[in-house]
RNA sequence: GGGGCUGUAGCUCAGUUGGUAGAGCGUCUGCGUGGCACGCAGAAGGUCGCCCGUUCGAGCCGGGUCAGCUCCA
Numbered sequence: 001g002g003g004g005c006u007g008u009a010g011c012u013c014a015g016u017u018g019g020u021a022g023a024g025c026g027u028c029u030g031c032g033u034g035g036c037a038c039g040c041a042g043a044a045g046g047u048c049g050c051c052c053g054u055u056c057g058a059g060c061c062g063g064g065u066c067a068g069c070u071c072c073a
Stems, first nucleotide, its partner, number of pairs: 001072007010025004019056001027043006049065005
């Protein structure tokens, strides 16, 4: 320098033909217990790495760019 893969909540990850973002764990609150553990219910938390474009509408499609992993040179 070139190719491929990955980037979504604090962590690990889903998101099937574009329709307005979720799960598990964790955190907080409440209930049950004398208390803990545990169980149940609820809540907070993400402008989807960044920029631009296409579209009525983009996590998803196109271009560029950054970072990590990997292959070639």
Transfer RNA from an Acidimicrobiales bacterium, 73 nucleotides, folded computationally. Lineage of the source: Bacteria > Bacillati > Actinomycetota > Acidimicrobiia > Acidimicrobiales. The coordinates come from a structure-prediction model, not an experiment, and the mean pLDDT is 81. The RNAcentral record of the sequence draws on ENA and MGnify. RNAcentral records the identical sequence in 2 taxa. Rfam family: tRNA. Rfam links the family to the GO term triplet codon-amino acid adaptor activity.